[in-house]
RNA sequence: AGAGUUUGAUCCUGGCUCAGAACGAACGCUGGCGGCGUGCCUAACACAUGCAAGUCGAACGAGAAAGCCUUUCGGGGUUAGUAUAGUGGCGCACGGGUGAGUAAUAGAUAGGAACGUACCGAGAAGUGAGGAAUAACUACGGGAAACUGUGGCUAAUACCGCAUGAGAUCGAAAGAUGAAAGGAGGCGACCCGCAAGGGGCUUCCGCUUUUCGAGCGGCCUAUCUCCCAUUAGCUAGUUGGUGGGGUAAAGGCCUACCAAGGCAACGAUGGGUAGCUGGUCUGAGAGGAUGAUCAGCCACACUGGAACUGAGACACGGUCCAGACUCCUACGGGAGGCAGCAGUGGGGAAUCUUGCACAAUGGGCGAAAGCCUGAUGCAGCAACGCCGCGUGAGUGAAGAAGGUCCUUGGAUUGUAAAGCUCUUUCGGCUAGGAAGAAGGGAUUACCGGUUAAUACCCGGAGAUUUUGACGGUACUAGAAGAAGAAGCACUGGCUAAUUCCGUGCCAGCAGCCGCGGUAAUACGGAAGGUGCGAGCGUUGUUCGGAAUAACUGGGCGUAAAGAGCACGUAGGCGGUUCUGUAAGUCGAUUGUGAAAGCCCUGGGCUUAACCUAGGAACAGCAGUCGAAACUAUAGAUCUUGAAUACUUCAGGGGUUGGUGGAAUUCCAGGUGUAGGGGUGAAAUCCGUAGAUAUCUGGAGGAACAUCGGAGGCGAAGGCGGCCGACUGGGGAUGUAUUGACGCUGAGGUGCGAAAGCGUGGGUAGCAAACAGGAUUAGAUACCCUGGUAGUCCACGCUGUAAACGAUGGAUACUAGGUGUUUGGGGGCGUUAACCCCCUGAGUACUGAAGCUAACGCAUUAAGUAUCCCGCCUGGGGAGUACGGUCGCAAGGCUAAAACUCAAAGGAAUUGACGGGGGCCCGCACAAGCGGUGGAGUAUGUGGUUUAAUUCGAUGCAACGCGCAGAACCUUACCUACCCUUAACAUCCCACGAAGCAUGCAGAGAUGUAUGUGUCUUUUCGGAGACGUGGAGAUAGGUGCUGCAUGGCUGUCGUCAGCUCGUGUCGUAAGAUGUCUGGUUAAGUCCAAUAACGAGCGCAACCCUUGUCUUUAGUUACCAUCAUUAAGUUGGGGACUCUAAAGAGACUGCCGGUGUUAAACCGGAGGAAGGCGGGGAUGACGUCAAGUCCUCAUGGCCCUUACGGGUAGGGCUACACACGUACUACAAUGGCAGAAACAAACUGAAGCGAAGCCGCGAGGUGGAGCCAAUCGGUAAAACACUGUCUCAGUCCGGAUUGAAGUCUGCAACUCGACUUCAUGAAGCUGGAAUCGCUAGUAAUCGCUGAUCAGCAAGCAGCGGUGAAUACGUUCCCGGGCCUUGUACACACCGCCCGUCACACCACGAAAGUGGUCGUAACCAGAAGCAGAUGAGCUAACUUCGGAGGCAGUCUACCAAGGUUUUGGCUGCGAUUGGGGUGAAGUCGUAACAAGGUA
Repeated sequence: AGAGUUUGAUCCUGGCUCAGAACGAACGCUGGCGGCGUGCCUAACACAUGCAAGUCGAACGAGAAAGCCUUUCGGGGUUAGUAUAGUGGCGCACGGGUGAGUAAUAGAUAGGAACGUACCGAGAAGUGAGGAAUAACUACGGGAAACUGUGGCUAAUACCGCAUGAGAUCGAAAGAUGAAAGGAGGCGACCCGCAAGGGGCUUCCGCUUUUCGAGCGGCCUAUCUCCCAUUAGCUAGUUGGUGGGGUAAAGGCCUACCAAGGCAACGAUGGGUAGCUGGUCUGAGAGGAUGAUCAGCCACACUGGAACUGAGACACGGUCCAGACUCCUACGGGAGGCAGCAGUGGGGAAUCUUGCACAAUGGGCGAAAGCCUGAUGCAGCAACGCCGCGUGAGUGAAGAAGGUCCUUGGAUUGUAAAGCUCUUUCGGCUAGGAAGAAGGGAUUACCGGUUAAUACCCGGAGAUUUUGACGGUACUAGAAGAAGAAGCACUGGCUAAUUCCGUGCCAGCAGCCGCGGUAAUACGGAAGGUGCGAGCGUUGUUCGGAAUAACUGGGCGUAAAGAGCACGUAGGCGGUUCUGUAAGUCGAUUGUGAAAGCCCUGGGCUUAACCUAGGAACAGCAGUCGAAACUAUAGAUCUUGAAUACUUCAGGGGUUGGUGGAAUUCCAGGUGUAGGGGUGAAAUCCGUAGAUAUCUGGAGGAACAUCGGAGGCGAAGGCGGCCGACUGGGGAUGUAUUGACGCUGAGGUGCGAAAGCGUGGGUAGCAAACAGGAUUAGAUACCCUGGUAGUCCACGCUGUAAACGAUGGAUACUAGGUGUUUGGGGGCGUUAACCCCCUGAGUACUGAAGCUAACGCAUUAAGUAUCCCGCCUGGGGAGUACGGUCGCAAGGCUAAAACUCAAAGGAAUUGACGGGGGCCCGCACAAGCGGUGGAGUAUGUGGUUUAAUUCGAUGCAACGCGCAGAACCUUACCUACCCUUAACAUCCCACGAAGCAUGCAGAGAUGUAUGUGUCUUUUCGGAGACGUGGAGAUAGGUGCUGCAUGGCUGUCGUCAGCUCGUGUCGUAAGAUGUCUGGUUAAGUCCAAUAACGAGCGCAACCCUUGUCUUUAGUUACCAUCAUUAAGUUGGGGACUCUAAAGAGACUGCCGGUGUUAAACCGGAGGAAGGCGGGGAUGACGUCAAGUCCUCAUGGCCCUUACGGGUAGGGCUACACACGUACUACAAUGGCAGAAACAAACUGAAGCGAAGCCGCGAGGUGGAGCCAAUCGGUAAAACACUGUCUCAGUCCGGAUUGAAGUCUGCAACUCGACUUCAUGAAGCUGGAAUCGCUAGUAAUCGCUGAUCAGCAAGCAGCGGUGAAUACGUUCCCGGGCCUUGUACACACCGCCCGUCACACCACGAAAGUGGUCGUAACCAGAAGCAGAUGAGCUAACUUCGGAGGCAGUCUACCAAGGUUUUGGCUGCGAUUGGGGUGAAGUCGUAACAAGGUA
């Protein structure tokens, strides 16, 4: 410090997620030791049991017992003035717990004045003299108990008077008022006393009054302290005053009266939540979150209320009352309060021992010893956290075994182990350890003080003695022995770390993206690896990353976001100069900012954690003293901001009253006749009752063509014939005036298109709804014919729009250029028009810097700055629900949540697509010719059938395809019968040559028997080939996966495209090049050009064909010579031909067009002319296209079978459907006769001549030929002659019968051909559809491969030989450019809504519960206060009373009750929309002009 995730890719916006740290944690797996910490976050739920606050005899009266000693046996002494209870004093208000309540009666910080204070410290003054009771106790009672009544006795530091009054209180003063308590120790004189002792003296502890202090506490003020405005108004003791009361004290704290105030948008009131702080966690910081442990404050103590006592409480372990709950009970009545420490139950994911000790620290009481202390110190439990240590160290390669992987070579686990040599922390054992923790107290003897004093007492130093829960602990030593001590998570990316097996969208994983559908580095296991380590992971929470609420530090044209517009209140901000003040600001200083913590430097535990000392810091608040620039404030000044007056200009600015013409419609009349109207085409509709058309006249309403212009005006909405009236705003020039009067603007107010609403008018045209006609699968639409609200006017409401420049207002500054509207000034021109220049105000285009994610904006900013307002914070749910408010309604404004997703979105890029556009091409259409689709047959396919009908190919690009040829074989399929190391390959062993012939069984494979045969080589051991048998490694598989693959192939497409390097542009994806203008068959070439070059394609090079030349001349050829029946032979080398080498064609030449280009058009020459014709040749890629059954191959599967052999059958089935062909339907023909002309190819297990036989297929024959020599070989159509004469025929030949031929072991299933006979459908083919542009289509035959035989198929060959192309509008396919896009699996795309089903959360709802309040009334316990007090009454009394108490009454008041009303919340039949869900239904609304933008 960042990373992953939206996309095909990119940049941005934006959310989600991760890596870090932390925790009072919990859960899973695991677990050796120690130190230091921490440990009910939930039920402030209920609690058994024990303990947690007592102490003082030196305040007081009383006062045992056991035990021991003694005894006269009655007792006595001691225990002992002890225990104990009581009176009294002090404490119990501290310490400890908890966080329910509390949003201010609280806390933090800083201040303040009107207070209190027991104990403590200092000072002053006193402590005199009396009295009356009462508990304990005792006697008698009541009661189950708790407890309690009456009588009697008694003490005090308990209680009550009196005296005194320094100081205190009250009062102006005089004056008045008001205290006390004693106890303990010691003692020389003096007094009393027999003595003890007392007085007295002295010391200490008390007591009373009072002042000051310290500490503590009460009160007040300011500032700060969570969320909701869908809480906007709250308040009658309320705000203030006066009098009175009350308190320790100010105060409406209380009361009477008076006034009408007080609080609130700087958030009152209400609701929700919450103890606050030092701090803690996180963070670079600012912040955010938090408030366990420790510390400060507050609040509470079963719930509610109340007071008493006291210095202090409205009191956790006190009282009273009410309530709920629990317990005891003799039913009459009583008792209780763990949110003290342990502990129990319960709740919960979850949190400990009913321990030891007062030794230390601290507290209470005491003079002290001491007692008490679940405060505290310790121990126990828990990996809950932090920290430290260990689980060994060295050596050790045969790189052991085992495991895992493997390309079988090896690699890895791995120096790891074993082995050898060492060490012994920790743990266990043994021993030591009264070490440290301890300071102090007590005793004793000295010194000093006090005192009359050497007692006593106080202080100091010395000696002695004593006290340890922890604990036999820390620590130390010793012996033994590697001995007792390692796991957890992860391993696709983020994120360090990979392989195998299993599984097969299953099981499962997952923080996000996402893995899993047969080769999963993502599931489960294993091996390896990585990380951390007595822990490791998971879950939860907080901060961080998140600049994702932005103070530091964000935005608002299009991503979320500028209010529709203005006026204006509060508020915020504000021009020039001077002077004062000093609130802000700045400087210095003081106080405070508790301790602990954080930080720094030291110290102590072996180290660390931890503990400890000092320092620094604590950004704040407050005080004091200064400064005066800026802000503020007060007072002056100025004119430039703003405003006003005068002059002037433009304008559809507004309101209102008139007025005009054109047009539509309607009405009346004339002319006139059959249609009109409407549409893509029609129909509804109008018209013979006279329409449409045309002419004349009239009525009425609405809107104002041309001018008219991104021109004008207005704040926006908006405003358009002409004229008048009233009126708002704006601009310009010059002068004058005021003197900052300004800008913005939360709330507020006004204006505000269209539609809509109300009332009343009006209604020509148009026109929702509605009706009809069409269209359509439907058509509640688009189109047509009609048509009502409405549109218009007046008044009132509504208050919204893509109210848009999707751009708030104001001010200043920052290059230009070009128009246009409207002012002012100047110049040339005599003036004017016109032109030019300068300067204002608007408006529009273009453009630099700059800005922007990009697009774009750019003096009219989206630039640079300032001020003010509004608004945004992922998508959906939703601008919805609820609430409030406005509205007559429709609805508007304000405005959530649950739930759900990992995206939604902006701009730009490359493609693809479009019922977008432009250009261009192609037998693509058109123009033609011939077909297919109809018939019969052949063949392939589907389907069906079957034991099997083997398998594959399936739009173009499967279907006469794999198959260049299924009777057996082929053959993969079926049935039956056989074989199991095998039919085939390699290795080993044994035996035998191999082989040949024959018989028998069998369908055959095979089995069996007999005979024959005796290989090659040798170093003589053997070896080799072949055969048989045996064992195992292995063979074998046309079994699966073409979606694991190689190779090969199809297709777009022989279309002209596809890319790269460098450079440049862009943030980038990318672009440029490759675009543009020409041109071409072509990304072919040229020009231009931020591109310049290059590659794969195109073209050319190759083959063939067309012309010529040269060479060669047999088997081909024959002009000349000879010869023959015949190029037959001699001969020739001219010609044809053959086959080798060359030539030729290049837009080379001419003219024109074109940019002086490329190129095109025309021409010449030429066999051929613009690629001459044809072929081979197929770029980057697309289709998971085809093929595992050609071959090869990974993985999986079978192994007496899914392998191998044999026989027979099947692939040839047949209701039917489709494709591809053949033959036809006839006269451009059929038949018959006679008779011409090819090319290419092929032949030895071959082609096979002549001759002869057969009607024929064929047979016989065997010349010739290894082929320019011989054979196949006859070419056919055509042409000629004859016949047929339009018919199911002399067309057509299917089908069937009979007889044959050939091949072949074998033609039954299932071959081809021949002859005779038979003679089916069919008379040119619906919708639709195919091929072809020249030697082509059409037509005619010939040959070859395969092959024993089988060709209508396929591959070739030649013969005859057309028609048409205006042209590119349309259909199909393709190329380039451009445009739109919500597509990118790319339009066979994407995607919307209803309905149906399931689930989820939410709203409404008759109602029905809970809880918290409000208001009124009733009620009124305990208690304080007041009144009364005839009853009762010790202290005082002047004897009359005073004072006190009980009782009663009143006021206040808790619980409770009745009624009312509000907030929050639960449930709810039914209902509403929303979300999610795999392939459901119906349509197709949106995205392209999305087919009606």